[in-house]
Molecule: transfer RNA
Organism: Alphaproteobacteria bacterium
């Protein structure tokens, strides 16, 4: 230097025939519970869906461009 494929909460995802306020588990924070922890139970907390443009009436969800990973091929040596 060519090609693929991934970048959503603090961590691991899931949302890919565009559509209403983006969601799980974990985690953290309060409460019950208990003599105190753990377990359970109820509530809460938490995102510029990597970055910027475009396209739509409308984009996490399509197109470009840069980023930041993994992989595969190729060239110097």
């Nucleotide at each position: 230097g060519g090609g693929u494929c991934c970048g959503u909460a603090g961590c691991u995802c899931a949302g890919u025939g565009g559509g209403a306020u983006a969601g799980a588990g974990c985690g953290c924070c309060g409460g019950c519970c208990u003599g105190c922890u753990a377990c359970g139970c109820c509530g809460g907390u938490g995102g510029u869906c990597g970055g910027g443009a475009g396209u739509u009436c409308a984009a996490g969800u399509c197109u470009c461009c840069c980023c930041g990973g993994a992989c595969c091929c190729g060239c110097c040596a």